[in-house]
Context: one part of a larger RNA
RNA sequence: CUGGGCGUAAAGCGCGCGUAGGCGGCCUGAUAAGUUGGAUGUGAAAGCCCUGGGCUCAACCUAGGAACUGCAUUCAAAACUGUCAGGCUAGAGUAUGGUAGAGGAUAGUGGAAUUUCCGGUGUAGCGGUGAGAUGCGUAGAUAUCGGAAGGAACACCAGUGGCGAAGGCGACUUCCUGGACUAAUACUGACACUGAGGUGCGAAAGCGUGGGGAGCAAACAGGAUUAGAUACCCUGGUAGUCCACGCCGUAAACGAUGAGAACUAGAUGUUGGGAAGCUUUGCUUCUUGGUAUCGUAGCUAACGCGUUAAGUUCUCCGCCUGGGGAGUACGGCCGCAAGGCUAAAACUC
Numbered sequence: 001c002u003g004g005g006c007g008u009a010a011a012g013c014g015c016g017c018g019u020a021g022g023c024g025g026c027c028u029g030a031u032a033a034g035u036u037g038g039a040u041g042u043g044a045a046a047g048c049c050c051u052g053g054g055c056u057c058a059a060c061c062u063a064g065g066a067a068c069u070g071c072a073u074u075c076a077a078a079a080c081u082g083u084c085a086g087g088c089u090a091g092a093g094u095a096u097g098g099u100a101g102a103g104g105a106u107a108g109u110g111g112a113a114u115u116u117c118c119g120g121u122g123u124a125g126c127g128g129u130g131a132g133a134u135g136c137g138u139a140g141a142u143a144u145c146g147g148a149a150g151g152a153a154c155a156c157c158a159g160u161g162g163c164g165a166a167g168g169c170g171a172c173u174u175c176c177u178g179g180a181c182u183a184a185u186a187c188u189g190a191c192a193c194u195g196a197g198g199u200g201c202g203a204a205a206g207c208g209u210g211g212g213g214a215g216c217a218a219a220c221a222g223g224a225u226u227a228g229a230u231a232c233c234c235u236g237g238u239a240g241u242c243c244a245c246g247c248c249g250u251a252a253a254c255g256a257u258g259a260g261a262a263c264u265a266g267a268u269g270u271u272g273g274g275a276a277g278c279u280u281u282g283c284u285u286c287u288u289g290g291u292a293u294c295g296u297a298g299c300u301a302a303c304g305c306g307u308u309a310a311g312u313u314c315u316c317c318g319c320c321u322g323g324g325g326a327g328u329a330c331g332g333c334c335g336c337a338a339g340g341c342u343a344a345a346a347c348u349c
Stems, first nucleotide, its partner, number of pairs: 004320003007303002012317001014201004021194002025088007033081002035077008049065006091191001092188004096183004103177002107173003110154001115149007125136002162169002206247006215241002220236004258316006266294013298305002322349003331342004
């Protein structure tokens, strides 16, 4: 090098965009770099291998052959790959008409509830628990009615429903904006796929500056429980949670399943379009894009997967190689820090 793998045993980068590279549709012609065949030269000798010969045999020696899988030159072939030229439309894309959607960003608005404050009614408890206590309350609480303030989240609708590359997205309205699907034509004419580096996005927590702060709540305090209780339970409560800008760059970032393409039984639901038919609040059939359940062949160690594959194949990338030491040390890069990324060895079983 070849050979084996990556749902759960070690192993798919958290997710995009994209450079180099790799790889790439159909037809025609040319070329001859790769490719294939022939010829010539060369590929030292010895050795290995084969066939003879010489030491009484053998080791050993000796002669010939084969081999030296290579390189160069030359002649030829033209299927495939490459290159050049021309063409095509099935891949990809553009234009046009529609459709659905918590896709993103911005400004504004709304109601319910919690809390606090003000006022009224009203009186002795409230709260909390397994039971209690801390706590609140005659300086008038809890309850109840009216009013005000402020912050955060948006009940029902709501659905193995929808959208997004992933993280994620849920009140209503405005403005800006990305993508998808679908129908019928027209156009471009392989413009495609993947993607080392690179670059962007990236929950929560955390960090910086300035705001904001209702509820909740690490830390902390108190009360309980207990042998103890640095906990579970209770009463409080600060960072934080929210906003703006800037960092951080990690998660069981999960479908623990990389992306793209082709092929390979069906059945049932649901969602977005389109077409046809009918007995037209609709139903049936066909088609197309999602999403889910079951299941054939096949696969799998089993569990299970099964046209949304973990089936059958192709292209490209990433990753794995016994457990611990260790995702650690050292070095480097990044970061304000916390730390992140890259990543060993001794030793040991």

This is a predicted structure of a 349-nucleotide part of an RNA (small-subunit ribosomal RNA, central domain) from an uncultured prokaryote. The coordinates come from a structure-prediction model, not an experiment, and the mean pLDDT is 89. The full RNA is in RNAcentral, with records from ENA.